The RNA shown here (transfer RNA) has 72 nucleotides and comes from a Nanobdellota archaeon. The RNAcentral record of the sequence draws on ENA.

RNA sequence: ACGGCUGUGGUGCAGUGGUUAACAUUUUGGCUUCCCAAGCCGAAGACCCGGGUUCAAAUCCCGGCAGCCGUA
Numbered sequence: 001a002c003g004g005c006u007g008u009g010g011u012g013c014a015g016u017g018g019u020u021a022a023c024a025u026u027u028u029g030g031c032u033u034c035c036c037a038a039g040c041c042g043a044a045g046a047c048c049c050g051g052g053u054u055c056a057a058a059u060c061c062c063g064g065c066a067g068c069c070g071u072a
Stems, first nucleotide, its partner, number of pairs: 001071007010025003018055001026044006048064005
């Protein structure tokens, strides 16, 4: 320099155009217990950035940024 892949709560991960962005973990309130742990119920917290297409974009397109891999 070129090509490919990836980017979603603090962390891990799903979501292939429309439903409240799912789940686990984390934090927190409550229940339970003599206390703790475990368990149960609830709550908080995320779409890398800019632009475009569309009635509607995490999702499709363009550009950028970052990381990983490959080629030279």
Rfam family: tRNA. By type it is a transfer RNA. Gene Ontology term of the family: triplet codon-amino acid adaptor activity. Rfam's curators write: Transfer RNA (tRNA) molecules are approximately 80 nucleotides in length. Their secondary structure includes four short double-helical elements and three loops (D, anti-codon, and T loops). Further hydrogen bonds mediate the characteristic L-shaped molecular structure. tRNAs have two regions of fundamental functional importance: the anti-codon, which is responsible for specific mRNA codon recognition, and the 3' end, to which the tRNAs corresponding amino acid is attached (by aminoacyl-tRNA synthetases). tRNAs cope with the degeneracy of the genetic code in two manners: having more than one tRNA (with a specific anti-codon) for a particular amino acid; and 'wobble' base-pairing, i.e. permitting non-standard base-pairing at the 3rd anti-codon position. The coordinates come from a structure-prediction model, not an experiment, and the mean pLDDT is 82.